[in-house]
Context: one part of a larger RNA
Order: sequence, then structure tokens, then C1' cells
RNA sequence: CUGGGCGUAAAGCGUCCGCAGGUGGUUUGUUAAGUCACUCGUUAAAUCUUUCGGCUCAACCGAAAGGCCGCGGGUGAAACUGGCAAACUAGAGGCUGGGAGAGGCGAGCGGAAUUACUGGUGUAGGGGUAAAAUCCGUUUAUAUCAGUAAGAACACCAAAUGCGAAGGCAGCUCGCUGGAACAAGCCUGACACUCAGGGACUAAAGCGUGGGGAGCGAAGCGGAUUAGAUACCCGCGUAGUCCACGCCCUAAACGAUCGGUGCUAGAUAUUGGGAGUAUCGACCCUCUCAGUGUCGUUCAAAAAAGCUAACGCGUUAAGCACCGCGCCUGAGGAGUACGACCGCAAGGUUAAAACUC
Repeated sequence: CUGGGCGUAAAGCGUCCGCAGGUGGUUUGUUAAGUCACUCGUUAAAUCUUUCGGCUCAACCGAAAGGCCGCGGGUGAAACUGGCAAACUAGAGGCUGGGAGAGGCGAGCGGAAUUACUGGUGUAGGGGUAAAAUCCGUUUAUAUCAGUAAGAACACCAAAUGCGAAGGCAGCUCGCUGGAACAAGCCUGACACUCAGGGACUAAAGCGUGGGGAGCGAAGCGGAUUAGAUACCCGCGUAGUCCACGCCCUAAACGAUCGGUGCUAGAUAUUGGGAGUAUCGACCCUCUCAGUGUCGUUCAAAAAAGCUAACGCGUUAAGCACCGCGCCUGAGGAGUACGACCGCAAGGUUAAAACUC
């Protein structure tokens, strides 16, 4: 290299966009680069194969012909791939319409709760735990009522729900804005798929500057527990959690399952759209398109085929195929060292070897 693989054994980049590259729908004409046929040349000698011949045979030797991997020239074929030209509409995209949605960004507003402060009522406890103690309280706490302020998060609705490429997204209203589904036509006419390098986004934690700080709470302090207790439990509590701007770029970033296209019995639930039936209308019912789930154990029933080492997967495939990318190749050493690039730092990305088994 040929090969075998990637849900759980090693292995799908966290996600998307996308240049180069690879791959690419239907029809006609043309071309003849790939492809195929024939032919000529070349492919030194020796070696090799076949035939004939020379040493009594053979080894050995001689002659003629041939052959491998190819390369070059010529003639021809035109199905397939490619090139060129023209056309098409089933892929892709655009237009129109009425709907769905926690999709994103910004602004405004709302109530419950919590804490603090002020005032009223009221008096000796409160809090906390398995039990306690630290702690708070006669400078009047806890409880209760009223008011003021602040920050953060949005009970019920709420669901196997919905939306988003992923991370993720949930009070209400408004403004700006992205995407998807459906319906019926019309338009463009292959404009497509994937994507090394590259770019953008990327939970939490963390970093920088400036704000903010109610609750919670790494670190820290104290009380318990304990042989000890740098913990689990309790009382405090700084950073942080929140906002703006700028970094970081990781994750069990998971469906541990890359993207696209086509094909291969179903049943059931649900979300959105449409059609039909029915109706005054809606609901119901039937069909259909797109999405999201389930079909498990025992028992008596309850997914077909196929795949899988088994578990399981099974039209949301891990089935049957094709195209493109990424990745794996015994365990440890090690996602480490060195180098390089990136970063303010923390560190990240890329990524070995000796040695041991």
C1' cells in the first nucleotide's frame, strides 16, 4: 500500500459556514482525453519459454521464434466517464399565502418570595441538629402588621410539549431580526452534496477593566462528629454567581451514534400545516405532509425482514447501497516531554520516544 473498522471493545472533529479538492440528475448532438479493439516500432546482450540443431546423452553450447511490466506512433469503435454545444425539470433555489414556536438581540413593565432598614403590636426566647453547640436575643430578637429599599430568579400554566447547527432557550408587553414546516401554483434551470486548510459560534468555571451585590456560596473562620476529620452536619463568610465591554475555547460539548441522497411491513401517542366528510360553525372522524416519542419486564397476547459478539438497533437504522470528510490500529509511559502556534494568566491546540508488560 492492499485491508478491517469507529452506539457500549481503540476510533465521529462540540457545532455550523465554506475556498481548493473529491463526487454529481434527465435528453440530444459533437469530440475522442480516459476506456476498448487491431496494427507497427521500441523494450541491448545474457537470463526465461517453445522449436530445431551441435558435443555418444545430459548439464553445457548454437540458431530461429516468442514472452512480462510498460512506452511511443498509426487505424478504428463510441456504450460508459470527461470536454464542448443545445435543451429539460423529478435535485436545489426564488416568489405568493395563512399559521406554529422558551430561536436571537434590545427596551419597558409585573407579582410572589428573600434580605436589610424604619415604625406599630408583643415578651423570652429564637435558630439549628440524629442529638448538640458555635450563633441571634431584654440596646427588645423570633412571631405578627404596615411602609421603604435592593438584587436575583420567574410558582401555577408545564407536557413523552415546542424552538435552535450545536452550546442552549421559559413571567408579561413592544421594537428589530434568523430559521423551519405546510398549501397551491408560477419562475430560475443542476445553480447540487461533502469539505483538508480557513472562518464564525461555543455550557460551567476562570481572567482583565468598571459597576452591582438580596439569596446562595469555592477559599477561609468557628461549632459539632471522630482515634484523627484539612470532610460529610451546623453557624458565619471572601471570590464568584448578576450587568457592560474584552479575553479564555474546554466538557460524560452524549443519541458516548459525522453530513447528504435513495430504497426496505407496520402499530400507537403527540406537535404544526393541509385536504376530505360532517356541521349554522367548531369539536369528533378519515386521509396526507413535516417533526417529536414509544412498541419494556413478568404473565396469556403485543413489531416483519434485516443487522449485531451480545446488549440491542429496527423508515429518527446500528438494515440495504452510493458520495464526501474526520478518526482508530495492544496496555502503561501520555493527551505527557520537546518544538511550534495561540493566550494577560490559568492554560489550550498540535504531538512523540526511550523504557516496562
Overview: This is a predicted structure of a 357-nucleotide part of an RNA (small-subunit ribosomal RNA, central domain) from a Parcubacteria group bacterium. NCBI's taxonomy places the organism under Bacteria, Bacteria candidate phyla.